Small-subunit ribosomal RNA, central domain from Clostridioides difficile QCD-32g58, 347 nucleotides, folded computationally.
The prediction has a mean pLDDT of 86.
The RNAcentral record of the full RNA draws on SILVA.
Lineage of the source: Bacteria > Bacillati > Peptostreptococcales > Peptostreptococcaceae > Clostridioides difficile.
Context: one part of a larger RNA
RNA sequence: CUGGGCGUAAAGGGUGCGUAGGCGGUCUUUCAAGUCAGGAGUGAAAGGCUACGGCUCAACCGUAGUAAGCUCUUGAAACUGGGAGACUUGAGUGCAGGAAAGGAGAGUGGAAUUCCUAGUGUAGCGGUGAAAUGCGUAUAUAUUAAGAGGAACGCCAGUUGCGAAAGCGGCUCUCUGGACUGUAACUGACGCUGAGGCACGAGAGCGUGCGGAUCAAACAGGAUUAGAUACCCUGGUAGUCGACGCUGUAAACUAUGAGUACUAGGUGUCGGGGGUUACCCCCUUCGGUGCCGCAGCUAACGCAUUAAGUACUCCGCCUGGGAAGUACGCUCUCAAGAGUGAAACUC
Numbered sequence: 001c002u003g004g005g006c007g008u009a010a011a012g013g014g015u016g017c018g019u020a021g022g023c024g025g026u027c028u029u030u031c032a033a034g035u036c037a038g039g040a041g042u043g044a045a046a047g048g049c050u051a052c053g054g055c056u057c058a059a060c061c062g063u064a065g066u067a068a069g070c071u072c073u074u075g076a077a078a079c080u081g082g083g084a085g086a087c088u089u090g091a092g093u094g095c096a097g098g099a100a101a102g103g104a105g106a107g108u109g110g111a112a113u114u115c116c117u118a119g120u121g122u123a124g125c126g127g128u129g130a131a132a133u134g135c136g137u138a139u140a141u142a143u144u145a146a147g148a149g150g151a152a153c154g155c156c157a158g159u160u161g162c163g164a165a166a167g168c169g170g171c172u173c174u175c176u177g178g179a180c181u182g183u184a185a186c187u188g189a190c191g192c193u194g195a196g197g198c199a200c201g202a203g204a205g206c207g208u209g210c211g212g213a214u215c216a217a218a219c220a221g222g223a224u225u226a227g228a229u230a231c232c233c234u235g236g237u238a239g240u241c242g243a244c245g246c247u248g249u250a251a252a253c254u255a256u257g258a259g260u261a262c263u264a265g266g267u268g269u270c271g272g273g274g275g276u277u278a279c280c281c282c283c284u285u286c287g288g289u290g291c292c293g294c295a296g297c298u299a300a301c302g303c304a305u306u307a308a309g310u311a312c313u314c315c316g317c318c319u320g321g322g323a324a325g326u327a328c329g330c331u332c333u334c335a336a337g338a339g340u341g342a343a344a345c346u347c
Base pairs, nucleotide, nucleotide: 004318005317006316007301008300012315014200015199016198017197021193022192023191025087026086027085028084029083030082031081033080034079035076036075037074038073039072040071041070042069048066049065050064051063052062053061054060090190091187092186093185094183095182096181097180102176103175104174105173106172107171108170109153114148115147117145118144119143120142124135125134161168162167205246206245207244208243215239219235220234221233222232257314258313259312260311261310262309265292266291267290268289269288270287271286272285273284274283275282296303297302320347321346322345329340330339331338332337
């Protein structure tokens, strides 16, 4: 290379946008690059293949024929491709609707925790398996009133919804993205995928200056224990929050790349439309989200119109375990580190 694979055995890139490239709907016409057919040249010898022959066979040897490829030429026109023209079902636009924790900014609300002040009130509170450290006669805990400040949004709440993923949840306003349904007015293949590239990317972490209620790595103390650098308890600093910048990783998981088409059903639920209808119910249709299940697939588990079924297109990735996601080199980063990524040796 051929071939086989990627839910759980090695293997789907964290996600999107998109360049090159690859692939690409229906009809007519044309060219003839690919394709197919005929002819010619070349294809040294040896070797290969086929046939026959010679050494008793074979290896070995001899004779004859011959392939693919390349070049030239004459044709064919179904398919791929190039040119020209047309179409509307793919794709997009318009118009009319309703749904949503989609994003950004600003404002605002109540409950709770903590702290401060004042009142009432008195000896305990707190904590645990049991305790102790801790707090408290300088009046705590409890309770009432007023205040400060930060963070998170109970019920609604749901296999619910939205978003490319990460993710998004009090309420109001402003700006803004996408999807869906209906219609069929417009464009007329404008499409799919996507190496590089660019952008986004939980948490932790880093830089600068703010903020700091709660919780809480580190740390301190009390317990437990043979020990206890832990699990439990009392405290508690970074951090947790907001701004700007960086980092760029996760069991970033549906461990399942994207797109298109096809292939029994049943039953929930969310958002639309149509029919029937006073409403409900029922029937039907499009888009999502669940469960069960046939054919088929699978090593099994299981998947099963949201496929892991049947096919096609494009990308990424895998090739025994360890050494190792290490070393070295390179790129990026403030650093931490990230990306790329071996071998000796060993089983």